[in-house]
RNA sequence: AAACGGCAAACCCGGGGCGACCCGGCGACGCAAAGCCUCCGGUCUCACCGAGACAGCGGGGCCACCGAA
Numbered sequence: 001a002a003a004c005g006g007c008a009a010a011c012c013c014g015g016g017g018c019g020a021c022c023c024g025g026c027g028a029c030g031c032a033a034a035g036c037c038u039c040c041g042g043u044c045u046c047a048c049c050g051a052g053a054c055a056g057c058g059g060g061g062c063c064a065c066c067g068a069a
Stems, first nucleotide, its partner, number of pairs: 006031002012025005029056001035062003039059003042054005
């Protein structure tokens, strides 16, 4: 570079949650790990000194299709 494919942002609809956000549907902004894991940093939320959310914020770990390897 190519091939078979994969995932699925935002909006909207239904549901859960105090909330960040999550689940399902629709839908594609993008993604070569946008597969999985909160170990570190970061941002966000709250019934705030504690607890939670984001893995599609960065680092790290593990697994993984194809290939000129």
Background:
c-di-GMP-I riboswitch aptamer from a soil metagenome, 69 nucleotides, folded computationally. Rfam family: c-di-GMP-I riboswitch aptamer. Rfam links the family to the GO term cyclic-di-GMP binding. RNAcentral holds the sequence, with entries from MGnify.